A computed fold for a 72-nucleotide RNA from Marmota monax, annotated as transfer RNA.
The prediction has a mean pLDDT of 83.
The sequence is in RNAcentral, with records from ENA and Rfam.
Taxonomically the source falls in Marmota (Eukaryota, Euteleostomi, Mammalia, Boreoeutheria).
[in-house]
RNA sequence: AGGGGUGUGGCUCAGUGGUAGAGUGCUUGCUUGGCAAGUAUGAGGUCCUGAGUUCAAUUCCCAGCACCAUUA
Numbered sequence: 001a002g003g004g005g006u007g008u009g010g011c012u013c014a015g016u017g018g019u020a021g022a023g024u025g026c027u028u029g030c031u032u033g034g035c036a037a038g039u040a041u042g043a044g045g046u047c048c049u050g051a052g053u054u055c056a057a058u059u060c061c062c063a064g065c066a067c068c069a070u071u072a
Base pairs, nucleotide, nucleotide: 001071002070004068005067006066007065010024011023012022013021018055026042028040029039030038048064049063050062052060
């Protein structure tokens, strides 16, 4: 320098146009002599940024940024 991939709660990841979810972690109860485990509950997201298409975009198009591996 070239083409490619990824970007979603703290972390790991689902979600192929119609109100954003799970696991784990965290909060508060129950349970215990206490802890762990179990169980119930709650909080936590400008879906990387900007622009476009659409009645409607996490999802489609374009540009940018960051990271990843790859070719030279």